A computed fold for a 98-nucleotide RNA from Jonesia denitrificans, annotated as SAM riboswitch aptamer (S box leader). The same sequence occurs in records of 2 taxa. The coordinates come from a structure-prediction model, not an experiment, and the mean pLDDT is 83.

RNA sequence: CAACCAUCCAGAGCGGUCGAGUGACUUGGCACCGUGACACCGCAGCAACCCCCCGACACGUCAUCCGGGUGAGGGUGCUAACGCCAGAACGAUGGAGG
Numbered sequence: 001c002a003a004c005c006a007u008c009c010a011g012a013g014c015g016g017u018c019g020a021g022u023g024a025c026u027u028g029g030c031a032c033c034g035u036g037a038c039a040c041c042g043c044a045g046c047a048a049c050c051c052c053c054c055g056a057c058a059c060g061u062c063a064u065c066c067g068g069g070u071g072a073g074g075g076u077g078c079u080a081a082c083g084c085c086a087g088a089a090c091g092a093u094g095g096a097g098g
Base pairs, nucleotide, nucleotide: 001098004095005094006093007092008091013043014042015041016040017039021032022031023030026087027086028085029084044079045078046077049075050074051073052069053068054067055066083090
């Protein structure tokens, strides 16, 4: 970078820096925001995709696939509103490969 699979109505915020727009893009709404949003950093937390554990299948063995478990730990992710809502088109995150 392109394609594939899964998920996207549950859950979880404080502090510091900055200083004007922000909620990805588009149309129409709605909402947040100088009582400092968004973003970044630190800490804390949420969750359970992967690692991990158990079972089933299979088996010479391991792995993939399937079902379940834990949150102690590791890799991510996430922590206003259903991806804010609706339409269309897409996007985000994780996984396994190229």

It matches the Rfam family "SAM riboswitch aptamer (S box leader)". About the family: The SAM riboswitch is found upstream of a number of genes which code for proteins involved in methionine or cysteine biosynthesis in Gram-positive bacteria.
Taxonomically the source falls in Jonesia (Bacteria, Actinomycetota, Actinomycetes, Micrococcales).